A computed fold for a 128-nucleotide RNA from Friedmanniella luteola, annotated as FMN riboswitch aptamer (RFN element). RNAcentral holds the sequence, with entries from Rfam and Ribocentre. The coordinates come from a structure-prediction model, not an experiment, and the mean pLDDT is 81.
RNA sequence: CACGUGUUCCGGGGUCGGUGGAAGUCCGAGCCGGCGGUGAAAGUCCGCGACCCGAUCGCAGCCAGCGACCGGUUGAUGUGGUGAAACUCCACGACCGACGGUGAGAGUCCGGAUGGGAGGAACACGGG
Numbered sequence: 001c002a003c004g005u006g007u008u009c010c011g012g013g014g015u016c017g018g019u020g021g022a023a024g025u026c027c028g029a030g031c032c033g034g035c036g037g038u039g040a041a042a043g044u045c046c047g048c049g050a051c052c053c054g055a056u057c058g059c060a061g062c063c064a065g066c067g068a069c070c071g072g073u074u075g076a077u078g079u080g081g082u083g084a085a086a087c088u089c090c091a092c093g094a095c096c097g098a099c100g101g102u103g104a105g106a107g108u109c110c111g112g113a114u115g116g117g118a119g120g121a122a123c124a125c126g127g128g
Stems, first nucleotide, its partner, number of pairs: 001127001003126008015029004030108002032097002034048004043095002052072003056068004077093005099111003
């Protein structure tokens, strides 16, 4: 110091009011925004992760189940301004948000989850 291997740690946020027998779920008004990238800072650009579906392999006598790995699926932005450069900044307006549960329909409550995870940091060894 391009880099390789290993170990450890870190790694998601957000509510009040009204109606009602009952709602943090409806109605009204709020609030929130994972990771990497990018001519300049992003929930809405390009990718990735979480959830869900499936194939294969391993463990299990079979099933159920668990694990590994691969594939599929996967939401939403416009106008104006500044500038060399911005769908990223500033102004205004708009939009989006897995599955299961529930006295009543959920981005915000509870649960799988003291889980998984894109990835980040530190240290050790190796290599140049």